Predicted 3D model of a 101-nucleotide RNA (SAM riboswitch aptamer (S box leader)) from a Cyclobacteriaceae bacterium. The coordinates come from a structure-prediction model, not an experiment, and the mean pLDDT is 82. It matches the Rfam family "SAM riboswitch aptamer (S box leader)". Its family is annotated with regulation of gene expression in the Gene Ontology.
RNA sequence: GAUUUAUACAGAAGGGAGAAGAGACGGACUCAAUGAUCCCCUGGCAACUUCCGGUAACGGAUCAGUGCCAAUCCGCCCAAAAAAACAGGGAACUAUAAAUU
Numbered sequence: 001g002a003u004u005u006a007u008a009c010a011g012a013a014g015g016g017a018g019a020a021g022a023g024a025c026g027g028a029c030u031c032a033a034u035g036a037u038c039c040c041c042u043g044g045c046a047a048c049u050u051c052c053g054g055u056a057a058c059g060g061a062u063c064a065g066u067g068c069c070a071a072u073c074c075g076c077c078c079a080a081a082a083a084a085a086c087a088g089g090g091a092a093c094u095a096u097a098a099a100u101u
Stems, first nucleotide, its partner, number of pairs: 001101008013042004021031003025075004043069003048065002050061004076090003
């Protein structure tokens, strides 16, 4: 890198360094010199792997391997609809984990 499966509801900030854009992509919208994004340290959240109990369903733990710690909507199809707004289902994309390669 590829494939498969699962999840994307909720949750969780301080410091250092640095300097211009950032939030995956497109549109909106938002964040950003009162210093964002990224990186590092510390802390935390969560519980995929892991560990404990259990036949199982499931419950518990958080040392370890990861992940995460601004926020929101749309995109394609169905449905709905005079229009607009709100609301429903599915897919794609993207991200993460585990397994295989």